This is a predicted structure of a 99-nucleotide RNA (Guanidine-I riboswitch aptamer) from a Gammaproteobacteria bacterium.
The prediction has a mean pLDDT of 80.
Its Rfam family is "Guanidine-I riboswitch aptamer". The literature on the family includes a 2017 paper in Structure by Reiss et al., "Structural Basis for Ligand Binding to the Guanidine-I Riboswitch". Gene Ontology term of the family: regulation of gene expression.

[in-house]
């Protein structure tokens, strides 16, 4: 200097909410209600974080396998509507628009 619609999945945070547990409330096993209940299951990011794949580049090597380093950038953003029990920073969405 050049390419790339610049990949996938994983597991976790911020976040979110009420199936289901658990709290609270009603004469309390149980049932029902309540999430204007910190919590466990549970949902979860493009513009959060970590591995892992994979891409891609440089050395070694005659060449090829194959090993090593190494890169994988950036990134403001509504309103509505959609899923699920329900919501969200989930999906539509790196969309509409702004710069």
């Nucleotide at each position: 200097u050049c390419a790339a619609u610049a990949g996938a999945g994983c597991a976790c945070u911020a976040g979110g909410g009420u199936u289901c547990c658990g709290g609270c409330u009603g004469u309390u096993u149980a049932c029902a209600g309540u999430g204007a209940c910190u919590g466990g299951u549970c949902c979860g990011a493009g513009a959060g974080u970590g591995g892992u794949c994979g891409a891609c580049c440089u050395u070694u090597c005659a060449a090829a396998c194959a090993a090593a380093g190494g890169u994988u950038a950036c990134a403001c953003g509504g309103a509505g509507g959609g899923a699920u029990a329900a919501a969200a920073g989930c999906c539509c969405g790196g969309g509409a628009g702004a710069u």